[in-house]
Molecule: transfer RNA
Organism: Candidatus Woesebacteria bacterium RIFCSPHIGHO2_02_FULL_42_20
RNA sequence: GGGCCUGUGGUCUAACGGUAGAACACUGCAUUCGCAUUGCAGAAAUCCGGGUUCGAUUCCCGGCAGGUCCA
Numbered sequence: 001g002g003g004c005c006u007g008u009g010g011u012c013u014a015a016c017g018g019u020a021g022a023a024c025a026c027u028g029c030a031u032u033c034g035c036a037u038u039g040c041a042g043a044a045a046u047c048c049g050g051g052u053u054c055g056a057u058u059c060c061c062g063g064c065a066g067g068u069c070c071a
Stems, first nucleotide, its partner, number of pairs: 001070007010024002013021001018054001026042005047063005
C1' cells in the first nucleotide's frame, strides 16, 4: 500500500427496514441481628458524516478505529 471482517449501555451479546432487548455489573427497596443469597424496581448504548426510504442498528457511499490475510 491492497483485499476481507467487525464496530450496539461499564462488560458481553441479540434485534425480517417499523417501540433498541437479554445476561453480568451498578443504584434503590424488601428479605437478614448483620453479610451473602434471593425477589422487585431504576439508570445506562446503536463509531462519525452523508445518501436511499414514509421510516435505517439494519441497505448504499465516504471516513475513523480494531482484527486478519497478502505484498